Predicted 3D model of a 373-nucleotide RNA (Bacterial RNase P class A) from an Alphaproteobacteria bacterium. Of the family's consensus pairs, 98% are formed in the model. It was read from a public genome assembly, where an Rfam model found it.
[in-house]
């Protein structure tokens, strides 16, 4: 200098004038005066988890549905975060993982091609020792040669995403874990580690592979609804009408997403449809699992202690407009300076995450390459 990887941030600032809104104080109680505050890193998505509110929740057994899925830790909790293990990608820094189970509980799928797609199989091919055929030598036994019938093979080639271990040697008629060495795979005393796992003496010729982001099995977790939740005030109306089911106590209904048993409560009850009133006000509503700083512990996520700060609360919806200066970027100009531009995008009960969007530049650490010293 070039090309990358990871991380945490900025993405406007200051002042004047005017406008809007909240809090506090004062008074002459007025949209008065003064002081202070006023939209994000994602406010987006509504994908997770909670706080909070209301309702429900007797016991036992079974079952449905949904979610998560290596180990350890953090957290209020999570499908989140941190660290570690294993697998895969990358020269590397690093990144990704939907990471329990595949004869071992079963079922299912793999088009086409190919002989054959799971305890399968012979298209091209190799052999033809042995038995047979032909020729020849020989008195005979038998020898030699030829082609390939029976038969043998899955080592070579082909097909395919994937073909029932790989390389080398021996052996064989030709071959094959048939045998051997090494690797791979299975078992594995023992060792290290909290664990997932890693190593591993020794041992077995050892293969019915892949897919569960296929159904499924296993383990763990899960009550429902949501601030349009709820509370209060004011006002108004129709305690209305119809249909269906079960039933009147040996019964019905309720107590659980569903079923069963027991127990308890209740005396009518369950469901559907039509119609009427209310749509006003106050509150919930911002002091929090809160922010910041320091110290201690921890690899870290994070935790604790101390100190300090208050940092939107609208209510059909405020958080703005304008002028000037500065900052950053682009273009022009010798300079002075001039012009233009500044992304994604707006709180609505609150918080912790995840995911997505983002002009522009800058910071820190690390990796690879080139050059120079």
């Nucleotide at each position: 200098c070039c090309a990358g990887a990871a991380g945490a941030a900025c993405g406007g600032a200051u002042g004047g004038c005017c406008g809007c809104u909240c809090u506090u104080a004062a008074c002459u109680u007025g949209u008065u005066u003064a002081a202070g505050g006023g939209a994000g890193g994602a406010a987006a998505g509504u994908c997770c988890g909670g706080g909070c509110u209301u309702c429900a929740c007797g016991c036992a057994g079974a079952u449905a549905c949904g979610g998560u899925g290596c180990c350890g830790g953090c957290u209020a909790a999570c499908g989140g975060c941190c660290g570690g293990g294993c697998a895969g990608g990358g020269c590397g820094a690093c990144c990704u993982g939907a990471c329990g189970g595949a004869u071992u509980a079963g079922u299912g799928c793999a088009a086409c091609a190919g002989a054959a797609a799971a305890c399968a199989a012979a298209c091209c091919g190799c052999c033809g020792a042995u038995g047979g055929c032909u020729g020849u030598c020989g008195c005979a036994a038998g020898g030699c040669a030829g082609a390939u019938c029976a038969g043998g093979c899955a080592a070579g080639g082909g097909c395919g995403a994937a073909a029932c271990g790989g390389u080398g040697g021996g052996g064989u008629a030709a071959g094959a874990g048939c045998c051997c060495a090494c690797c791979a795979c299975g078992g594995g005393a023992c060792u290290g580690g909290u664990a997932a796992c890693a190593g591993g003496a020794c041992u077995g010729g050892u293969a019915c592979g892949g897919c569960a982001a296929a159904c499924c099995c296993c383990a763990c977790c899960g009550g429902a609804a949501g601030c349009a939740a709820g509370a209060c005030c004011a006002a108004a109306u129709a305690g209305g009408g119809g249909c269906c089911g079960c039933g009147c106590a040996u019964a019905g209904g309720g107590c659980u997403g569903u079923c069963u048993g027991c127990g308890c409560c209740u005396u009518g009850u369950g469901g559907c449809c039509c119609g009427g009133g209310u749509u006003g006000g106050u509150u919930g509503c911002u002091u929090g699992a809160g922010g910041u700083g320091u110290u201690u512990g921890g690899u870290a996520a994070c935790a604790a202690a101390c100190a300090u700060c208050c940092c939107a609360g609208a209510g059909g919806a405020a958080u703005g407009g304008u002028c000037a200066u500065c900052a950053c970027g682009u273009g022009g100009g010798u300079u002075a300076c001039c012009a233009c531009g500044u992304a994604c995008a707006g709180a609505a009960c609150c918080c912790g995450g995840c995911u997505u969007a983002c002009a522009g530049g800058a910071c820190u650490u690390c990796u690879g390459g080139c050059c120079u010293u």